The part of an RNA shown here (small-subunit ribosomal RNA, 3' major domain) has 474 nucleotides and comes from Actinotalea sp. It matches the Rfam family "Bacterial small subunit ribosomal RNA". The RNAcentral record of the full RNA draws on ENA and SILVA. The coordinates come from a structure-prediction model, not an experiment, and the mean pLDDT is 81.
Context: one part of a larger RNA
RNA sequence: UGACGGGGGCCCGCACAAGCGGCGGAGCAUGCGGAUUAAUUCGAUGCAACGCGAAGAACCUUACCAAGGCUUGACAUACACCGGGUAACGGCCAGAGAUGGUCGCCCCGCAAGGUCGGUGUACAGGUGGUGCAUGGUUGUCGUCAGCUCGUGUCGUGAGAUGUUGGGUUAAGUCCCGCAACGAGCGCAACCCUCGUCCCAUGUUGCCAGCGGGUUAUGCCGGGGACUCAUGGGAGACUGCCGGGGUCAACUCGGAGGAAGGUGGGGAUGACGUCAAAUCAUCAUGCCCCUUAUGUCUUGGGCUUCACGCAUGCUACAAUGGCCGGUACAAAGGGCUGCGAUACCGCGAGGUGGAGCGAAUCCCAAAAAGCCGGUCUCAGUUCGGAUUGGGGUCUGCAACUCGACCCCAAGAAGUCGGAUUUGCUUUUAUUCGCAGUUCAUCAAUGGUAACAAGGAAACCCUCUAGAGUUUGAUC
Numbered sequence: 001u002g003a004c005g006g007g008g009g010c011c012c013g014c015a016c017a018a019g020c021g022g023c024g025g026a027g028c029a030u031g032c033g034g035a036u037u038a039a040u041u042c043g044a045u046g047c048a049a050c051g052c053g054a055a056g057a058a059c060c061u062u063a064c065c066a067a068g069g070c071u072u073g074a075c076a077u078a079c080a081c082c083g084g085g086u087a088a089c090g091g092c093c094a095g096a097g098a099u100g101g102u103c104g105c106c107c108c109g110c111a112a113g114g115u116c117g118g119u120g121u122a123c124a125g126g127u128g129g130u131g132c133a134u135g136g137u138u139g140u141c142g143u144c145a146g147c148u149c150g151u152g153u154c155g156u157g158a159g160a161u162g163u164u165g166g167g168u169u170a171a172g173u174c175c176c177g178c179a180a181c182g183a184g185c186g187c188a189a190c191c192c193u194c195g196u197c198c199c200a201u202g203u204u205g206c207c208a209g210c211g212g213g214u215u216a217u218g219c220c221g222g223g224g225a226c227u228c229a230u231g232g233g234a235g236a237c238u239g240c241c242g243g244g245g246u247c248a249a250c251u252c253g254g255a256g257g258a259a260g261g262u263g264g265g266g267a268u269g270a271c272g273u274c275a276a277a278u279c280a281u282c283a284u285g286c287c288c289c290u291u292a293u294g295u296c297u298u299g300g301g302c303u304u305c306a307c308g309c310a311u312g313c314u315a316c317a318a319u320g321g322c323c324g325g326u327a328c329a330a331a332g333g334g335c336u337g338c339g340a341u342a343c344c345g346c347g348a349g350g351u352g353g354a355g356c357g358a359a360u361c362c363c364a365a366a367a368a369g370c371c372g373g374u375c376u377c378a379g380u381u382c383g384g385a386u387u388g389g390g391g392u393c394u395g396c397a398a399c400u401c402g403a404c405c406c407c408a409a410g411a412a413g414u415c416g417g418a419u420u421u422g423c424u425u426u427u428a429u430u431c432g433c434a435g436u437u438c439a440u441c442a443a444u445g446g447u448a449a450c451a452a453g454g455a456a457a458c459c460c461u462c463u464a465g466a467g468u469u470u471g472a473u474c
Base pairs, nucleotide, nucleotide: 007470008469009468010467012465019423020422021421022420026314027313028312029311030310031309032308033307034305035304042053043052064300065299066298067297068296069295070294073123077122078121079120080119081118082117083116084115086114089104090103091102092101093100094099108113125289126288128287129286130285134283135282136278137277138276139274141272146185147184148183149182150181151180152161153160154159165176166175167174191266192265193264194263196234197233198232199231200230201229202228206223207222210221211220212219237260240254241253242252243251244250316416320375321374322373323372324371325370326369332363333362334361337356338355342351343350344349382413386409387408388407389406390405391404392403393402429452430451434447436445
């Protein structure tokens, strides 16, 4: 100088407390460990691995295993030599296929040359090893308020000072003081978005007033008022008033205002820590393989299952289940696409193909809600696992191993021990909707936008942690 403490002071945050809802018990989904296996590819392992890489494993993917092939190679460049009635494509045979054989067809160019094939050589190739050789990227402490420098001063020196102190703040934020005076990276602001108003512009959006028309609908003429859309501006600054305060920073209350003291949210992550993660995104040193650790193919595996853990979904019901009627969103996606009206099917879906490269058309039905009926506390009209049968769709192909539908059957489960977790307002919780990856889909994942909508916060005493300061110890 630091680090540390079951030392002290100050201070902060859903850290505790005060509350609301969960996890831990059940079934299932997903990930992991373990076991198993020919293989169950690899990585991630306290917080900061475990619905993580994977925004989607039937084949492919695929890296793993078995079997069958190839060896200048599936892919690249160059050289030498040789050959070609020289793009392709199609049929037949053998084979699990890769591949091999054979037949048909046949078209580079005037030439230089191009292109293809073969042989040979340099080389290709490696998801092989090392993240403790690395770049790049990322997590974490932590959006915590810190981390430093120049000159000066002090100290023999390591270093100190500044950055400490008194106040204040979300903040090393600002004020005052001071052997310091300044500066940099961070904080804040500048950026995006939501909330109010104004101006401009109105099509595919809107419809107040005028006219026309319909069983009905901005449907038509028309209009720019309103909503909305797209641009541009205004607005919030402790600006105003009052109390407190060092006539300071600031803080408390109030007015006006759509919004008030950082208005809400996002993006943004200082110096550094963890030899943190990644050689399997990519790049790359070194090492290793080179008729194989490369490469092609078929099939299998990554989907196993005495068990343990993690994250979720669905429930255990009456604030509910079922049936009928009826209302109200936003944000998205669409041409190898979204697919309406209509018809067929109990349904998944099928037939068909209007419209739309979309403020125009379609996906599209929002669901909780409201109204009416039924069930009456039961393992039930709760719950839906599991199993049997029959189907639909995607796709060369659903056996291993897809999703969905119908009929039948109907398991555990009656609110969960110790413990543990999220959340402070448009939030928790509840309800559906859309996108993503994607032929299909194991999505209950993750992302986004909407509808309904709480309770509680006394005191900082304790619990775990962060910041700052300080004495003694090492």